[in-house]
RNA sequence: GCUCCUCAGGGGGAGAAUAAACCGCAUUAAGCCCUGAGCGUUCCUGCUUAUGCAGGAGGUUGUU
Repeated sequence: GCUCCUCAGGGGGAGAAUAAACCGCAUUAAGCCCUGAGCGUUCCUGCUUAUGCAGGAGGUUGUU
């Protein structure tokens, strides 16, 4: 330098042709992190029972 970890920017990490993944423990529904967006997800209400849709609320970490 390249690819990947949802997308853009930044950071962190892994890998070598692939697109996945793994420090442990505790905790949580809450995902590698930050900002923005999206998806997913937890709760409440309504509608509907093909199971989903709509509205509102929530937004995880701590420690060695």